Predicted 3D model of a 72-nucleotide RNA (transfer RNA) from Mesorhizobium opportunistum WSM2075.
The source organism's lineage runs through Bacteria, Pseudomonadati, Alphaproteobacteria, Hyphomicrobiales and Mesorhizobium opportunistum.
A source record names the gene tRNA-Und-NNN-1-1.
RNA sequence: GCGGGUGUAGCUCAGAGGCUAGAGCGCCGGAUUUGGGUCCGGAGGUCGAGGGUUCGAGUCCCUUCAUCCACA
Numbered sequence: 001g002c003g004g005g006u007g008u009a010g011c012u013c014a015g016a017g018g019c020u021a022g023a024g025c026g027c028c029g030g031a032u033u034u035g036g037g038u039c040c041g042g043a044g045g046u047c048g049a050g051g052g053u054u055c056g057a058g059u060c061c062c063u064u065c066a067u068c069c070a071c072a
Stems, first nucleotide, its partner, number of pairs: 001071001003069005010025004018055001027042006048064005
């Protein structure tokens, strides 16, 4: 340099155009428990960034950034 994958909560991920974006772990509060732990409730996201298509975009298209793989 060319081609391809991935980027969504603090971490690991789901979500394949339709209302309010979720799960597990973690975090905060409460209850319970000798303890390990269990139960209840809660906070936390401009979906990497910028544009476009659409009545409607995390999802489709373009550009770009980061990272990984392969080729050169």
Its mean pLDDT, the model's own confidence on a scale to 100, is 81.